[in-house]
């Protein structure tokens, strides 16, 4: 520089995809005085905001659940044969419920202390951390994690929300001096550092088996 694909997220520790999830264009209903929200169908043009704070609990259960891939003992079909279809079962993105527990912040209360919302259950079984400077780029190099070392030490790595609370800013509506609506989804592990997590063996218990759950090296 051409040409093709692409809406965003998530999906294996990198691309890349089924699937889900969210947003967008439409048209039906329903709610509102309207912005606009729910549903449920369709459709992809380009989007999806800023600063401060708070990081605590982190357990015991239990109900579901797409595609992809794995297994096949009964039960029907079907092949020269074939887990090839039905249909069971694992696995599983991830969808909640009950008990407890909880940073900061609202609200009750003289006070102990109570309530709501949220969270955590909820990673790959898991652990531990989320600092200080700076407008940012950075840059200390604190916590902490690992490696060498009897030890003194000396090396390597090294830091947040997309979630809870406040403030603000844009758009846009109004029954207008003030009020409302809208600014997605995502953490069922997000950033880092580990891991006897994964791979792979060896026993035990369920179970045809795939697999699950404890142990050991």
């Nucleotide at each position: 520089u051409u040409a093709c694909c692409a809406g965003u997220g998530u999906u294996a520790a990198a691309u890349c995809u089924a699937g889900c999830a969210c947003c967008c264009u439409u048209a039906a209903c329903g709610a509102g005085u309207a912005a606009u929200c729910g549903u449920u169908a369709u459709u992809g043009c380009a989007a999806a905001c800023u600063c401060c704070u708070c990081u605590a609990a982190u357990u015991c259960a239990u109900g579901g659940a797409a595609a992809g891939c794995c297994u096949a003992a009964a039960c029907a079909a079907g092949u020269a044969g074939a887990g090839u279809u039905g249909u069971a079962g694992g696995u599983a993105a991830u969808c909640a419920u009950g008990a407890g527990c909880g940073a900061a912040g609202u609200c009750c209360g003289a006070a102990a202390g109570g309530a709501a919302a949220c969270g955590u259950g909820c990673a790959a079984c898991g652990a531990c951390u989320a600092g200080c400077u700076g407008g940012a780029a950075a840059g200390c190099g604190u916590a902490c994690a690992c490696u060498c070392a009897a030890g003194c030490g000396a090396g390597u790595g090294g830091a947040a929300a997309c979630g809870g609370g406040g403030a603000g800013c844009a758009a846009c509506c109004u029954a207008a001096u003030a009020g409302g609506u809208u600014g997605a989804u995502g953490a069922u592990a997000u950033a880092g550092u580990c891991u006897g997590a994964a791979c792979a063996u060896u026993c035990a218990u369920a179970g045809a088996a795939a697999u699950a759950u404890g142990a050991a090296g």